This is a predicted structure of a 72-nucleotide RNA (transfer RNA) from an uncultured Oscillospiraceae bacterium. Its Rfam family is "tRNA". From the family's description: Transfer RNA (tRNA) molecules are approximately 80 nucleotides in length.

RNA sequence: GCUCGGUUAGUCAAGCGGUAAAGACGCUGGCCUUUCACGCCAGAGGCACGGGUUCGACUCCCGUACCGAGUA
Numbered sequence: 001g002c003u004c005g006g007u008u009a010g011u012c013a014a015g016c017g018g019u020a021a022a023g024a025c026g027c028u029g030g031c032c033u034u035u036c037a038c039g040c041c042a043g044a045g046g047c048a049c050g051g052g053u054u055c056g057a058c059u060c061c062c063g064u065a066c067c068g069a070g071u072a
Base pairs, nucleotide, nucleotide: 001071002070003069004068005067006066007065010025011024012023018055027043028042029041030040031039048064049063050062051061052060
């Protein structure tokens, strides 16, 4: 250089065109407890960036950036 795959919250991770983008750990508040921990309840926080297709895009297409694998 070329080919292929990936990028979703602080971390991990589901989602395969339409509903409020699941879940776990972590974080915040409350309950419980003499206190802490455990447990229970509630909450905050996210689709790498730019364009395109579509009535509608995290999802499909193109480009850019970054990560990984293969190849010479």